[in-house]
RNA sequence: GCCUUCUUAGCUCAGAUGGUAGAGCAACGCUUUCGUAAAGCGUAGGUCGCAAGUUCGAUUCUUGUAGAGGGCU
Numbered sequence: 001g002c003c004u005u006c007u008u009a010g011c012u013c014a015g016a017u018g019g020u021a022g023a024g025c026a027a028c029g030c031u032u033u034c035g036u037a038a039a040g041c042g043u044a045g046g047u048c049g050c051a052a053g054u055u056c057g058a059u060u061c062u063u064g065u066a067g068a069g070g071g072c073u
Base pairs, nucleotide, nucleotide: 001072002071003070004069005068006067007066010025011024012023013022019056027043028042029041030040031039049065050064051063052062053061
C1' cells in the first nucleotide's frame, strides 16, 4: 500500500430482505432472613463509533472517515 471482518446499555452479545432496539450479567429498589448470601419481583440505563447520501422512514442499504482484529505484498 491492497483486501476483509467488527464497532449497539457499565460488561458480553442479539436484532427483522428498512417501519420508532432487546437478552444475560452488573447497578438500584422491594419481598424473603435476626442479619448476610442465595432466590423471587420490579426500576433505571442507548444521539446503535462519527459524517454525508438514498428513502415518507436508516442500527439495517451506499459512500467517506476513526478505532480494533485478520490476511496479502

Transfer RNA from a Chitinophagaceae bacterium, 73 nucleotides, folded computationally. RNAcentral holds the sequence, with entries from ENA. The organism belongs to Chitinophagaceae, within Bacteria. It matches the Rfam family "tRNA". By type it is a transfer RNA.